Order: sequence, then C1' cells, then structure tokens
RNA sequence: GCGAUAGCUCAAUUGGUAGAGCAGCGGUCUCCAAAACCGCAGGUUGGGGGUUCGACUCCCUCUCGC
Repeated sequence: GCGAUAGCUCAAUUGGUAGAGCAGCGGUCUCCAAAACCGCAGGUUGGGGGUUCGACUCCCUCUCGC
C1' cells in the first nucleotide's frame, strides 16, 4: 500500500431500503435420476469507537491475510 460483505467466489455509482453466480431447500418435468426452468431461504458488511438525519462507503484504532 491492497484486501476482509451470504456456506464459497465476488459486486454494491456521489453516503440514501445490501445484490449476483455457484452451493442448499421446495416445485414443474421424468418410470427414476440428471439437465433445464420457476420459486424460497440465507448477512451483527472482521472487532470497537467517532462524524452524519442516514455509513459496506468518510475518520481513528485493533485483529487477520497478501
């Protein structure tokens, strides 16, 4: 100096309701399964503090990785 966000890999514009893919669960389909398609669930955004009406985003500090 860069990074830490869902089980995993990663997004998130100028600070304004945190999303996607894969995995998981259910359904449709099938003799069964797979594939495909539809849907559902899943988050103290590494910990603490500060600024702000409002923080993943800005500031300080600590921890971990490169």

The prediction has a mean pLDDT of 83.
This is a predicted structure of a 66-nucleotide RNA (transfer RNA) from a marine eukaryotic metagenome.
It matches the Rfam family "tRNA". Rfam links the family to the GO term triplet codon-amino acid adaptor activity.
RNAcentral holds the sequence, with entries from MGnify.